[in-house]
Molecule: Glycine riboswitch aptamer
Organism: Asticcacaulis taihuensis
RNA sequence: CUCGCGGGAGAGAGUGUGACGCUCACACCGCCGAAGGCGCAACCGCCCCGGAAACGCUCAGGCAAACGGACCGCAAG
Numbered sequence: 001c002u003c004g005c006g007g008g009a010g011a012g013a014g015u016g017u018g019a020c021g022c023u024c025a026c027a028c029c030g031c032c033g034a035a036g037g038c039g040c041a042a043c044c045g046c047c048c049c050g051g052a053a054a055c056g057c058u059c060a061g062g063c064a065a066a067c068g069g070a071c072c073g074c075a076a077g
Stems, first nucleotide, its partner, number of pairs: 001077002004074004012029001014028006030063003036059001037057003043051002
């Protein structure tokens, strides 16, 4: 790094309109920080290049459950 299993937080089942059987599309208001992305840089390194957070932003994403999910543990390659 890849694959399998288990764990895994936050925040409106918001409002309106149109189709409606599940539900979907668009618009508006509020909110979250743990896919991804961008920014800052303690630190590593230090000639240059470079690496670099769970901090910041909220573009993307998300706000019942499910799915997803950084990260952690186990097993295999």